[in-house]
Context: one part of a larger RNA
RNA sequence: UUGGGUUUAAAGGGUGCGUAGGCGGGCCUUUAAGUCAGUGGUGAAAUCCUGCAGCUUAACUGUAGAACUGCCAUUGAUACUGAAGGCCUUGAGUAUAGUUGAGGUAGGCGGAACGUGUAAUGUAGCGGUGAAAUGCUUAGAUAUUACACAGAACACCGAUUGCGUAGGCAGCUUACUAUAGGCCUGGAUUGACGCUCAUGGACGAAAGCGUGGGGAGCGAACAGGAUUAGAUACCCUGGUAGUCCACGCCGUAAACUAUGAUUACUCGUUUUCGGCGAUACACAGUCGGAGACUAAGCGAAAGUGAUAAGUAAUCCACCUGGGGAGUACGAUCGCAAGGUUGAAACUC
Numbered sequence: 001u002u003g004g005g006u007u008u009a010a011a012g013g014g015u016g017c018g019u020a021g022g023c024g025g026g027c028c029u030u031u032a033a034g035u036c037a038g039u040g041g042u043g044a045a046a047u048c049c050u051g052c053a054g055c056u057u058a059a060c061u062g063u064a065g066a067a068c069u070g071c072c073a074u075u076g077a078u079a080c081u082g083a084a085g086g087c088c089u090u091g092a093g094u095a096u097a098g099u100u101g102a103g104g105u106a107g108g109c110g111g112a113a114c115g116u117g118u119a120a121u122g123u124a125g126c127g128g129u130g131a132a133a134u135g136c137u138u139a140g141a142u143a144u145u146a147c148a149c150a151g152a153a154c155a156c157c158g159a160u161u162g163c164g165u166a167g168g169c170a171g172c173u174u175a176c177u178a179u180a181g182g183c184c185u186g187g188a189u190u191g192a193c194g195c196u197c198a199u200g201g202a203c204g205a206a207a208g209c210g211u212g213g214g215g216a217g218c219g220a221a222c223a224g225g226a227u228u229a230g231a232u233a234c235c236c237u238g239g240u241a242g243u244c245c246a247c248g249c250c251g252u253a254a255a256c257u258a259u260g261a262u263u264a265c266u267c268g269u270u271u272u273c274g275g276c277g278a279u280a281c282a283c284a285g286u287c288g289g290a291g292a293c294u295a296a297g298c299g300a301a302a303g304u305g306a307u308a309a310g311u312a313a314u315c316c317a318c319c320u321g322g323g324g325a326g327u328a329c330g331a332u333c334g335c336a337a338g339g340u341u342g343a344a345a346c347u348c
Base pairs, nucleotide, nucleotide: 004319005318006317007302008301012316014203015202017200021196022195023194025088026087027086028085029084030083031082033081034080035077036076037075038074039073040072041071042070049065050064051063052062053061054060091193092190093189094188098183099182100181103179105175106174107173108172109171110154115149116148117147118146119145120144121143125136126135162169163168208249209248210247211246212245213244217243218242222238223237224236225235260315261314262313263312264311265310268293269292270291271290272289273288274287275286276285297304298303321348322347323346330341331340332339333338
């Protein structure tokens, strides 16, 4: 490098958008760049190959041919690809009428609970554990009642549910036409406008970082009490960063369906969500999702099985024994922490 692969053996980029590039629906016309055919020129000699010949043979040499798969010019062919033009509607979009949802954003509001404060009742314990102790408490705790304050999270509904490109999203409500989608109906409209996408740019949990707020509960670090041979832990009592908000950075995760995107096709059963149609509370049909089981097929097997890991096509990404190592060096990004790119010696 090729063959071969990428759910679990090495291997799918965290996810969209999108440039170059690659690939691209149906019909007609033109062209003739690619493509195909003919002809001419050139493609030095040697070498290689074939025939014949010469040294006794061979190596070697001579001679003739073929070849030199290429390039240039020219004459044609027009199926396919390209280019140009015209048209089509089924791919893709737009509009109309409906509908759907924890999709995102910014406000407003709510109740339960925890905590704290004040007041009251009330008296000796409370708390915690396997058992205890540290801790709190006669300066009146715990418990009970009333009021107030504060922050954070939203029980039940709740689901094999729904939405979102992914990360993710859950109290209620508003946006006086706030916003982004999906689906469906119909077939109005544009007429291939498409697919994928190196570089790029955008988003991207948690933790972490910067500045300023906030701080109820929880809680790395830390302190104390236990346990233990020890106990830098598991258990308990406390508790700082943090968790929350605003703005900015970081750019990573078992970012997982460990399964890239798009398109077409392929035996059935069943549950459910959102529409449509018909009917009337039964049912079957159709489109789009979300699940379970399964035939064929595939697979090393587990399994997968129309939401494929089946059968095909296009494009991108990635893999090539284990360790050394996602390390070193360099480059680049970052305030830093670190991220991205990414070896070798050596060793088995």

A computed fold for a 348-nucleotide part of an RNA from an uncultured prokaryote, annotated as small-subunit ribosomal RNA, central domain. Model confidence (mean pLDDT): 84 of 100.